[in-house]
RNA sequence: GCCCGUGUAGUUCAGUUGGAAGAAUAACAGACUCUUAAUCUGGAGGUCCCCGGUUCGAGCCCGGGUACGGGUA
Repeated sequence: GCCCGUGUAGUUCAGUUGGAAGAAUAACAGACUCUUAAUCUGGAGGUCCCCGGUUCGAGCCCGGGUACGGGUA
């Protein structure tokens, strides 16, 4: 250089046929406890890597870029 894969909450990851985003865990608040931990409950937390395109509508489809991983002379 070329080819392939991945990028979504602080972290690890789901997300089906395009109909507008969720889980676990962490953190936070509360309950419990002499206190902490553990356990239980609760709500919050998102530029879906970036730019553009298609579409009534894009995390999802198309083009380009970028970061990381793998393959290859």